Predicted 3D model of a 132-nucleotide RNA (SAM riboswitch aptamer (S box leader)) from a Chlorobiaceae bacterium. Of the family's consensus pairs, 88% are formed in the model. Lineage of the source: Bacteria > Chlorobiota > Chlorobiia > Chlorobiales > Chlorobiaceae. The sequence was found by an Rfam model in a public genome assembly. Model confidence (mean pLDDT): 82 of 100.
[in-house]
RNA sequence: CAGUCAUCAAGAAAGGCCGAGGGAAUAGACCCGACGACGCCUUGACAACCGAUCCCGCAAGGGACACGGUGCCGCAUUCUACCUCUGGUCCGGAAUCAGCAAUUCGCUGGCGGGAUGGAGGAAAGAUGAGUG
Numbered sequence: 001c002a003g004u005c006a007u008c009a010a011g012a013a014a015g016g017c018c019g020a021g022g023g024a025a026u027a028g029a030c031c032c033g034a035c036g037a038c039g040c041c042u043u044g045a046c047a048a049c050c051g052a053u054c055c056c057g058c059a060a061g062g063g064a065c066a067c068g069g070u071g072c073c074g075c076a077u078u079c080u081a082c083c084u085c086u087g088g089u090c091c092g093g094a095a096u097c098a099g100c101a102a103u104u105c106g107c108u109g110g111c112g113g114g115a116u117g118g119a120g121g122a123a124a125g126a127u128g129a130g131u132g
Stems, first nucleotide, its partner, number of pairs: 001132002004129005013043005021032003026081004044073001046071001049069003053064004077124001082121006089114004096110005
């Protein structure tokens, strides 16, 4: 660097240094930030992916623990964007269909469109494990 699998609405901050932007990328929204954000260091937490250990089990697997390797400690991966399904709502009569009324226009619904809510998925990303 590439690709595979799993997970991603839970959880968890103090001190020191620095000094202006930051929340991955594009756009929009919403936030954090001189009461010092982001980042770095130390310590402490959180969690339990991998290993070790222990327990159950024939096994597959499940559980415990937190010793080792990672991870992580504002906001759902901060939210939305693309696709599918769907709820209500508003608008329209250009096209097409159905019903009703009736023949002059029509009305209602399907329908088309806008904004918006919900569910699922995709893409991108993050982390772990292992592969090339």